[in-house]
């Protein structure tokens, strides 16, 4: 000098997931911000291993193993893996376009739910850490 690793602090990133008051510290309410359920008019109108929602996280193929139906077989469902994808993220006003690289999960209702105005309901957590945190273009603001 470079590199690894931790730990602080500040500055931020993903997200609706913030800010305020109260409080006997269990909690409570306010606002903002996010989402569900709910007429008329529309649309819809069969399906049972049904069908909805939160969310970017959804469709498709191999390939194992359980499973339904089945006379077989073909085909369904469901679990792992693994390709590949819609789709999403990669700070400092916003939006766009490259380009590289990353994610492409989980979980809820519980036989019900198209849209819906009144009106009702619920959430407001969790993770991350020096990177392409690159470029470029338009539009706001200020002077």
């Nucleotide at each position: 000098a470079g590199g690894c690793c931790g730990c602080a602090a500040a500055c931020g990133c993903c997200g609706a997931g913030u800010u305020c008051c109260c409080g006997u510290c269990a909690g409570g309410g306010a606002a903002g911000c996010g989402g569900g359920g709910g007429a008329c008019c529309c649309a819809a109108u069969u399906c049972a291993a049904g069908g909805g929602g939160u969310g970017a996280g959804u469709c498709c193929c191999c390939g194992a193993c359980g499973g339904c139906c089945g006379a077989g077989g073909a085909g369904c469902c469901g679990u792992c893996g693994g390709g590949a994808u819609a789709g999403g993220g990669u700070a400092a006003a916003c939006u766009c376009c490259c380009a590289a690289c990353c994610c492409g999960a989980a979980c809820c209702c519980g036989u019900c739910a198209g849209c819906u105005a009144a009106c009702c309901c619920c959430g407001u957590a969790g993770g991350c850490g020096u990177g392409a945190a690159g470029g470029g273009a338009g539009c706001a603001a200020a002077g």
The RNA shown here (c-di-AMP riboswitch aptamer (ydaO/yuaA leader)) has 143 nucleotides and comes from a Candidatus Methylomirabilota bacterium. Its mean pLDDT, the model's own confidence on a scale to 100, is 78.